[in-house]
RNA sequence: AGAGUUUGAUCCUGGCUCAGGAUGAACGCUGGCGGCGUGCUUAACACAUGCAAGUCGAACGUGAUGGGGAUUUCGAUUCCCUGAAAGUGGCGAACGGGUGAGUAACACGUAGGUGACCUGCCCCGAGGUGGGGGACAACCAUUAGAAACGAUGGCUAAUACCCCGUAGUCCUGCUGACGUUGGUGGUUGGCAGGUAAAGCUCCGGCGCCUUGGGAGGGGCCUGCGGUCGAUUAGCUAGUUGGUGGGGUAACGGCCCACCGAGGCGAUGAUCGAUAGUUGGUCUGAGAGGACGAUCAGCCACACUGGGACUGAGACACGGCCCAGACUCCUACGGGGGGCAGCAGUGAGGAAUAUUGGACAAUGGGCGCAAGCCUGAUCCAGCAACGCCGCGUGGAGGAUGAAGGUUUUCGAAUUGUAAACUCCUUUUCUGGGGGAAGAGCAAGGACGGUACCUCAGGAAUAAGUCACGGCUAACUACGUGCCAGCAGCCGCGGUAAUACGUAGGUGGCUAGCGUUAUCCGGAAUUACUGGGCGUAAAGCGCGCGCAGGCGGUCAACCAAGUCUGACGUGAAAGCUCCUGGCUUAACUGGGAGAGGUCGUUGGAAACUAGUUGGCUUGAGGCAGUGAGAGGGGUGCGGAAUUCCCGGUGUAGUGGUGGAAUGCGUAGAUAUCGGGAGGAACACCAGUGGCGAAAGCGGCACCCCGGCACUGACCUGACGCUCAUGUGCGAAAGCGUGGGUAGCGAACGGGAUUAGAUACCCCGGUAGUCCACGCUGUAAACGAUGAGUACUAGGUGUAGGUGGUAUCGACCCCAUCUGUGCCGAAGCAAACGCGAUAAGUACUCCGCCUGGGGACUACGGCCGCAAGGCUAAAACUCAAAGGAAUUGACGGGGACCCGCACAAGCAGCGGAGCGUGUGGUUUAAUUCGAUGCGACGCGAAGAACCUUACCUGGGUUUGACAUGCAUGUAGUAGUGAAGCGAAAGCGGAACGACCCUUCGGGGAGCGUGCACAGGUGUUGCAUGGCUGUCGUCAGCUCGUGUCGUGAGAUGUUGGGUUAAGUCCCGCAACGAGCGCAACCCUCGUCGUUAGUUACAAGUGUCUAGCGAGACUGCCGAUUUCAAGUCGGAGGAAGGUGAGGACGACGUCAAGUCAGCAUGACCUUUAUACCCAGGGCUACACACACGCUACAAUGGGCGGUACAAUGGGCAGCGAAAGGGUGACCUGAAGCUAAUCUCAUCAAAGCCGUUCGUAGUUCGGAUUGGAGUCUGCAACCCGACUUCAUGAAGGUGGAAUCGCUAGUAAUCGCGCAUCAGCCAUGGCGCGGUGAAUACGUUCCCGGACCUUGUACACACCGCCCGUCAAGCCAUGGGAGCCGGGGGUACCUGAAGACGGUGACUUUACAGGGAGCUGUCUAGGGUAAAACUGGUGACUGGGGCUAAGUCGUAACAAGGUAACCGUA
Repeated sequence: AGAGUUUGAUCCUGGCUCAGGAUGAACGCUGGCGGCGUGCUUAACACAUGCAAGUCGAACGUGAUGGGGAUUUCGAUUCCCUGAAAGUGGCGAACGGGUGAGUAACACGUAGGUGACCUGCCCCGAGGUGGGGGACAACCAUUAGAAACGAUGGCUAAUACCCCGUAGUCCUGCUGACGUUGGUGGUUGGCAGGUAAAGCUCCGGCGCCUUGGGAGGGGCCUGCGGUCGAUUAGCUAGUUGGUGGGGUAACGGCCCACCGAGGCGAUGAUCGAUAGUUGGUCUGAGAGGACGAUCAGCCACACUGGGACUGAGACACGGCCCAGACUCCUACGGGGGGCAGCAGUGAGGAAUAUUGGACAAUGGGCGCAAGCCUGAUCCAGCAACGCCGCGUGGAGGAUGAAGGUUUUCGAAUUGUAAACUCCUUUUCUGGGGGAAGAGCAAGGACGGUACCUCAGGAAUAAGUCACGGCUAACUACGUGCCAGCAGCCGCGGUAAUACGUAGGUGGCUAGCGUUAUCCGGAAUUACUGGGCGUAAAGCGCGCGCAGGCGGUCAACCAAGUCUGACGUGAAAGCUCCUGGCUUAACUGGGAGAGGUCGUUGGAAACUAGUUGGCUUGAGGCAGUGAGAGGGGUGCGGAAUUCCCGGUGUAGUGGUGGAAUGCGUAGAUAUCGGGAGGAACACCAGUGGCGAAAGCGGCACCCCGGCACUGACCUGACGCUCAUGUGCGAAAGCGUGGGUAGCGAACGGGAUUAGAUACCCCGGUAGUCCACGCUGUAAACGAUGAGUACUAGGUGUAGGUGGUAUCGACCCCAUCUGUGCCGAAGCAAACGCGAUAAGUACUCCGCCUGGGGACUACGGCCGCAAGGCUAAAACUCAAAGGAAUUGACGGGGACCCGCACAAGCAGCGGAGCGUGUGGUUUAAUUCGAUGCGACGCGAAGAACCUUACCUGGGUUUGACAUGCAUGUAGUAGUGAAGCGAAAGCGGAACGACCCUUCGGGGAGCGUGCACAGGUGUUGCAUGGCUGUCGUCAGCUCGUGUCGUGAGAUGUUGGGUUAAGUCCCGCAACGAGCGCAACCCUCGUCGUUAGUUACAAGUGUCUAGCGAGACUGCCGAUUUCAAGUCGGAGGAAGGUGAGGACGACGUCAAGUCAGCAUGACCUUUAUACCCAGGGCUACACACACGCUACAAUGGGCGGUACAAUGGGCAGCGAAAGGGUGACCUGAAGCUAAUCUCAUCAAAGCCGUUCGUAGUUCGGAUUGGAGUCUGCAACCCGACUUCAUGAAGGUGGAAUCGCUAGUAAUCGCGCAUCAGCCAUGGCGCGGUGAAUACGUUCCCGGACCUUGUACACACCGCCCGUCAAGCCAUGGGAGCCGGGGGUACCUGAAGACGGUGACUUUACAGGGAGCUGUCUAGGGUAAAACUGGUGACUGGGGCUAAGUCGUAACAAGGUAACCGUA
C1' cells in the first nucleotide's frame, strides 16, 4: 500500500466482498510447563446455609461459672479472687464492599464563585471543669402469648437525664466606624439580653465544657462541553417576576399569602427513544469512529413505592415506620424476611470459578493498652480466557532402507526424515538443603513455595487450518447438478488442483480454526477529503423577512486573531529515559505530552464594532430607441360548415383494397345571397419580447420591463435566500354562456387467429368566453443565482460614434442581446469553451447501490381527481453512464452471383429401379438428418462380406510377444467312424537348421503375464472431409491517434472477375488469400519415329520450343489505372477447362476406414460354424430410368468416333443355335493380338395415320443360357406368350449463358455373377435467350440505430395459475407506559387543640383534628405494541397459460403530465 466482482472487450460511476488490528468472549478439534493478569456482558430474576461491624470493665449497676478463706444447726450464711452473659452509657455503624435499574440532569467533565454555608474524630492557640436533684433499664415478683414480643408492680448506678451559680472573643437585638463593591451577612467598636461542663485512673495520663484558627471532608450557585428523532412545533398557573412571611447549615417559588403577566422556543422549547459519567480502552497516518469490563474519580440505587427519626454527617445495603408484590413460620389469634457484600443454589443463557486459608502484611473500627473485629485485604483453588517466556531435543548419518503416494515404468517424492553413532538435561521423576517478605521484640496464611544442589534417563510433551482466483501451498482415487462446498466471484451434469478420502505441500504453533461485535481498508457522509449536462443529484419561475457574505480611504477600540507569564488539566494509563524480578509480560523512579480552560501583560495586519469621508458597485435624472411583453375595447378579410335560391344529373365520398355513410325526397360539382363560431396564410428569419409558463391580423386606451448615450444627483443604499408569498402549459373540476371545425368516450364499417387498436364513416364531453379551483409536465440548455478574470474567427438583432457619399449602402470602432466554429483549460468519454461544463469567490437547493417506492402510515393542502412531505421489512450483486468491436434491422447508399428476369429442357401425375422415414420382425446390424442426410459410407449384401438374429460349439483363445515348463515317431499330411458344419477322433505316412553330440533353434502341449472387442464417448482427441465459398477477404511489423477497448493502414475518388490496379490520404511496408507459376485442349516450328503405313510420308504417337503482352492504331478518362472500338492473328483482353479452397464459422460429419485418451467387458460385449436377416410392406418423401408417340415406332440398306480394358485375362477365324450362348482354338503381357465389322443418333427407302394404337412396356405363364459348392427366400441374360398404368402431369419446384443445354451411343472401376436405370470418363449431333437490377434468395463494402454479444431462432413486458416470504388496511380483541379530572387515602412531617398524663411553674407526651401525600378506585381521550376472518399491492421461485407493449423506423417513433 491494495485486491476480487457489472462488459465480447474498455474507461468511468457505484455498491457488495476480502486481506489488518482488537475482545470480559463463545463453539469445534487438540493440549507439556511457568509467570503476570482476567472471569454472569443474559434475569436490578428468586434465594437454602455459613460468614461479611463491632468494640470499650480506664463511664455504670448487676453478676453465671470456677477457685479460695471464715462460720455452720450441715439446710446454709458470709468474705475474697475470677469474671461468662445480658443491660445502661460512649464511639463506630453515613467508612470499607456491591450493582448500573433509574437519570439527557449542574448527573458528569472542565474552569470559576460562595460578601449565602456546615464540619465528629485529628492538629495549633485561649479560658474553664463550682453546687444540687429526680428517674429508667438490668434485676426481682406477678402475668398474657404457639411464637415474635410484651404488660403491671417494685429496687438501683453512671461520663445517662434535669436544675442553680459563674463566663465570654460565642448567640440574639439595637447602634457607630473602616474597607470593598453595582450592592450584601467582610473587618472592627459600644450597649442590652442569653446558653456551659463529667468524670475515670495502673497516678504516667485519658477525658469533659466555651471559644478562635488550621487541615481534610461536604452543601449550594454559575460559564462552557459531550446522544438520536420535526412523520414531536408550540410549551408553561408556582408557571415568570415582585412584596411580606415560613423553612434550611445556607441563597432561592424551596414553601405560603397577596400583587403584576410574564417565562421558554427553529442557535430546536415541549414530547418521544436511547444512555450512568469521566480519566481512559480499541482502531486510525491523522482528523475522526466505536466503546466505557478489570483499575481510579464522581453520581445513583439497595425487593417496589412513600416517609421521617437518630446523628457532626443518612432521609441510612446487613436501622425504623407505612403501603404493595413475593416468600417462610403458625396452635389461624398472629408473626418473620430482603446476597446489586464473600462463597454457594436454582433459573435464564452460547457463556463466566471455591459453600477454601489467614489477619503474617497493607488499611479500617473500638480501646490508655494488651487486644478484639474485619469475605476490605493478602494468599491458595478452578478455567489455554488473555498477554509473556520455555520446552517437546542437539550434532553426525545415503544402501538415498522399508512402508506409503505418484508414474511417461525409466523413476520421482516423503527424505537426513528414520534406523544407527556420539552428546546435552530446560522440562520430568526421585533425594537433600531452603528463604526474603518482619519495623524495638515476638509473630508467615502463602509454604517445605520460590530458589540452590545431587542422581536417573531422550527420556514425560504436537496439533490445527488451508492448498481455483483474491492468497503462501498439487497430485491420485471416489462421486457424477447427486452427495456436498462457498467470505466474494463461483465449483459439481464421467477425465473436479473448488465436493469426500489419501499422499504431498503451505501457514501458524500449545495452540489452530469458526462465529459474533468494533475500527480500518471506505475519499462509501468527503473539516482534513466528494459530487449534481448525459452515471444518484439544480426547487417549474419570480419577489423577499430572518440568516450568511459584502467596494474604497482614514482614525479609534481590542470581541475574534497572534504572542509572553502564571494557575490548573488527580493518580493510574500513553511516549521517552532509567531501575527490579535469569528475560519478557509485569512493576518502581524521573521527565514529557494531553484544553474551544482560567487569570494577567502585550501586538494591531486582517475580520467584527464605533466615527468621519469617497465613487467605481447599486439606484436616480436627462435624451434617444426596438419589440408576437401584459390587460381591455372595437374592426377586418380568406377558409370550413350550415341555411335559402338558381343551373344540373347519377353518382359521390373514402381506402392498400373496400365497406359503413351521403344521394332521384335531386347529393357531389357550380353560381348568388345569408348565419355563426374559431383561428389569423404570405410577411416569418437558430429574428424579437418576457422571470418562467408563454406571446403572432389591424386600430385605440391603460400598465410593466429592457438597450444605448450623457456623467448631473444619492453615497454601499449591495448579493444570495431556509420558512413565507405570488405567477405557473395541457388535461381536469365548479357555476353560467357559447359551439363552425376538430374530437377522448360511444356507434358503425374494415383489417385480423383475435383487434375492446392502428385505417374509414359518424359523434358527446372538451377545445372558446367570464368568474373560481387545481399546482402538475421530458415545466429541458435534463446545466440555480450573482461578481470578476481568461486567444480568436464568423453570422444575426438593437443602439452610439467615426469614416464616406448627393444619398441609401459599404467600411472601421464600441456597448447590449442571440447563434455557429474554435485556443488554453476542463471532462469517464460524449463534449463545453467570454451565453463555460475554464479559473476563483459568495449564498441557496439537492445526491449517497438497484428493486421495494414519485409507495405505506402520519401530517398539511384540495369540491373531487389528487398534490406536497416521506419510511421500513424483505430482496439482488449488481443497477448505471460514455465510448469500442461485432451481429442484427419489416434503416439508408452502392455492388455482385443462372439470384430474379429472358429462354431451353425437366421434376411434381404413371410404371419400374435405388435410397430414406415409418411400420413390421427373432433380426430386419450400424452410421449420415435443412441448405451442407436420403443412386450418401456401399467402385457390386445368394454363402462369404456381416458388424444383426436363432441354434450348435471353444476358453491363453482365430491373431502378437515374453517367461516358466513338458515333449522326440516331433512338426506336417491326415484314412475309417460321429456330426448340419465347426469340431471330436486318430490308422497310416513322415520331415528341417546349427552342434563342442551334452544339446540348442523352429514346432507342438501345459501354466502365467496377456490377447481380443464394428462395446461407450466425434461433447476427451489426431487425421481426413463437408459448408459459407473460388466469396474477396483475413492479418502483422513499425509509426501515428486514443486514458483505454481500439482506430489508422484496409476508409475516400475512379477501376476491376478480384483488398485488381491508379490517384489521394499519418501512414510506410509486409504476410496469408486473388492473379501468375502446374496439367489438358486449340495454332505453328522442331526432334525421334516402333507395332501405324503399300511406299515414302507425317492429318498419327511421344517429347522440346514458339506464340498473346492491352504489344499496335483510334476514342474516352484526372489524359492515371482502365474502358470501348479496330487491325493483324489459330487464339484478344482471365483464349477454354482442370488441379489449387486465406483467417475462421457450424462443440458440422466420422471412435464403423485408420490411429488414439478414458471408461466398460474377459467361459464373454471375445472366437468358430450352420441357417436366417440386412431384399419385410397399409403408407410418406428424395434421386433416377422408361414412356405417354408421327421431329415418332417397326423393317431393310448405308456412313462416321473417342476414351479405355485384357494372362486365374481379352479371346480371332471357322462351325452350331431364332437367341442368350456353345464348340473351337490362332494371336496377344498389347499403337502389333483382342474386346470391337466397334458405335448410336444421322442418311436413303418402305410401312403405320392419331388409335390406349405396329405407342408404351409393367406384370404374369412357359421354355432356356451363363456364373457359381449353391440362384427357394434372393442373380443376370435369352426366347415364345401375356400386354397394366400412362394421352405431357395441381400447388409448388430444379438445372443450364456455348461446343453449354438438349439429345445419341461407347468405355472403365468394383466384380465369379449381378439387381448399374447408379458413379467416373469418352466422343457424335448441336440450340434458344439475357431489356435490365424494381422484386425473391445468398454474398461483399460503407454508413446509421440498438436495451442484442449463446449475438433477432436475440432481448423482453403485463395479466392469470402454483409455492414460499415479509408488509399495509381491517369489524374488532388483548396488553403497555404517561398525562388530565374526580373519589378515597397509610405512615410521617408541619399546624391547631378545654378534659387524659408527667413530682411542680415552664415544657413534653398520648388523644382528637386540619393540610400535604405513596398507593388504590372511577371516567373520557390521546400515544404505543401484539393479534385478527377477510382484503391490497410487493418480493422471490430451470423449463405453466394468454398475448407482443419496449429495444431496429421494433413493424402505429418513443417518452413526460393529465382524463

RNAcentral holds the sequence, with entries from ENA, Greengenes and SILVA. The RNA shown here (small-subunit ribosomal RNA) has 1459 nucleotides and comes from an uncultured bacterium. Rfam family: Bacterial small subunit ribosomal RNA.